[in-house]
Annotation
This is a predicted structure of a 326-nucleotide part of an RNA (large-subunit ribosomal RNA, domain IV) from Flavobacterium sp. Its Rfam family is "Bacterial large subunit ribosomal RNA".
Context: one part of a larger RNA
């Protein structure tokens, strides 16, 4: 000096990205619990008791004496300390996310991912779709649309506007479009002929594509420029260009906002995080779901209390390493 314990005046997060770590708290019993709320939250939260002696009742064992458990009630009694020693929740508000138990990067990531019940489409009638395999065949299924399978979305409230131009994706009577082939039909060459060969014509013709039509909880999209009200400003109001259609309820400096520490409130002496508002949304928005939401969370940001060597500032002790000396 390190390491691992312990303990520490005064103060109490000043410490640091961040109360990391470490301290508080912890067990049974009583008393008492706010909002909010899906009745679950709650062990909220906050107080209070707990030793020993003495009496009593209940149970069990036991022939009994007694021994074990379990309760009750008021006197008495020592201590700084009685769940006397180990093991045994610090709390609360607020806000994002994810409803929730669960899953996951064996060994740098446990989460807001991923599951999920619910929700929604879509295919599929059974020799099913859909997957494996050249094939035989196999799963599904010894299953049958309240079954199977794909895909999207995520409990639950309240709700999911508007576009089908473009891309799928489904239909679709006639029409175009036409490979190979049908049919007919002209010319040439060549042959005694039947015929062969070679160059056209014209009608006939599948899917598919064009063409029409529907579909977005299909992939996706969801505007400009201007003028105008009796102070200013604003612009309910109108013109204009233009699209397939011009973002609707919400929510919004948001995990989403660049300018940006935005402005205004709250909380601190002091607040680039944080809560609440506005709305000027660089570049929110409705199952690529929106907006709330009780409970959950080794999630994440902000406060409060409590609490402490985390710090102001170290500092002792104990053990163990290590060094020196013997």
């Nucleotide at each position: 000096a390190c390491u691992u314990a312990u303990c520490g005046a005064a103060g109490g997060a000043a410490c640091u990205c961040g109360g990391c770590a470490a301290a508080u708290u912890g067990a049974c019993c009583c008393u008492g619990u706010a909002a909010c709320a899906u009745u679950g939250g709650a062990g909220a939260a906050a107080g209070g008791g707990u030793g020993c002696c003495u009496g009593c009742c209940c149970g069990g064992a036991g022939u009994a004496a007694u021994c074990c458990g379990g309760g009750c009630a008021a006197g008495g009694u020592g201590u700084a300390a009685c769940a006397g020693a180990a093991u045994a929740g610090g709390g609360g508000g607020u806000a994002a996310c994810g409803g929730c138990u669960g899953u996951u990067u064996a060994a740098c990531a446990a989460a807001a991912a991923c599951a999920c019940a619910g929700g929604a489409u879509u295919c599929u009638g059974c020799a099913a779709a859909a997957u494996u395999g050249u094939a035989a065949a196999a799963u599904c299924a010894a299953g049958u649309a309240u079954a199977g399978a794909a895909u999207c979305u995520g409990a639950c409230a309240c709700c999911u506007g508007c576009c089908c131009g473009g891309u799928g994706c489904u239909g679709u009577a006639a029409u175009a479009u036409a490979a190979a082939u049908g049919u007919u039909u002209g010319c040439a060459g060549u042959g005694a002929c039947a015929g062969c060969u070679g160059c056209g014509g014209a009608c006939a013709u599948a899917a598919g594509u064009a063409g029409c039509a529907g579909u977005a909880a299909a992939c996706g999209g969801c505007g400009g420029c201007u003028g105008u009200a009796a102070c200013u400003a604003u612009a309910a109001c109108g013109g204009u260009c233009u699209u397939a259609a011009g973002g609707u309820a919400g929510c919004g400096a948001a995990a989403u906002u660049c300018c940006u520490u935005g402005u205004c409130g709250g909380g601190u002496a002091a607040g680039u995080u944080c809560c609440g508002a506005c709305c000027u949304g660089c570049a929110u928005g409705a199952a690529u779901g929106g907006u709330g939401u009780a409970a959950c969370g080794a999630u994440u940001g902000c406060c409060c209390u409590a609490c402490u060597g985390u710090c102001u500032c170290c500092g002792g002790u104990a053990a163990g390493c290590g060094c020196u000396c013997a």